Overview:
This is a predicted structure of a 128-nucleotide RNA (SAM riboswitch aptamer (S box leader)) from a Thermoleophilaceae bacterium. The coordinates come from a structure-prediction model, not an experiment, and the mean pLDDT is 75. Of the family's consensus pairs, 97% are formed in the model. Its Rfam family is "SAM riboswitch aptamer (S box leader)". Rfam links the family to the GO term regulation of gene expression.
This record gives sequence, C1' cells and structure tokens, in this order.
RNA sequence: UACGCAUCCAGAGGGGGUGAGGGACUGGCCCGAUGACCCCCCGGCAACCUGUGUAACGGCGCGAUCCCGCGCAUUUGCAUUCACAAAGGUGCCAAUUCCAGAGCCGACCUGUCGGCUAGAGAUGUGGA
Repeated sequence: UACGCAUCCAGAGGGGGUGAGGGACUGGCCCGAUGACCCCCCGGCAACCUGUGUAACGGCGCGAUCCCGCGCAUUUGCAUUCACAAAGGUGCCAAUUCCAGAGCCGACCUGUCGGCUAGAGAUGUGGA
C1' cells in the first nucleotide's frame, strides 16, 4: 500500500506549549483568540490483539428430529460461546462515523420523516 474479516446510537479530560483554522471529501450544521486543531505530560475509557478460568460446545448413547432435551465420559481441543482481568501491543477520550451523499422500501402528502442495504471513512486483526 492493496486485499479479507470484525466493529462503529455505549464509554472516557486535566495541565503545559504553540497560535488559526478544525470537524477525511462535498453540502449542511457545529467547534474555535473565554485559544479550537495539533504536539508533550499526566489521567481515564474500552476490551480488537492478549492473559486467566470454569462451563458450554465439540465426543458417545438415548429420545425428538428443525432448533433441541437428557445421561455418560473427558480437560485432550486449532477454532467458537461465556465470565473475569488490564501487565503488555494498538486504539480512543465534542456532537451516532455530527448529519446527509448512491439505491430500495414505507408513511405523511411532493419534500420531509422513518427503515434497510451499499459506498466512503475510521480502528483492530490476518495473510500477502
């Protein structure tokens, strides 16, 4: 950098530095000299990677047969689910990714509202 996968209506701010735009793009709407954005320090949030644990699951048998239920055995298990943790690797700490953008559907009634999907973007992870 491109690709695959997952998530994106929850959560979490103080100090210092600098000094003008910033919120990816376009439109809207916001933030900003009462100092935004950005950088540094400290703090925090979260739980993607990670760690721990027991059980489920996975195995066998029976019943039902679509899911499943009961019993037995076992901790061996790449991976999955669940619970807990936060030491480590990231990430994040205005506004739902601030809202919309393309398509489809519905409602009210002709440009608004609502829903779904896609696209774009962000973050993590994986193999290249």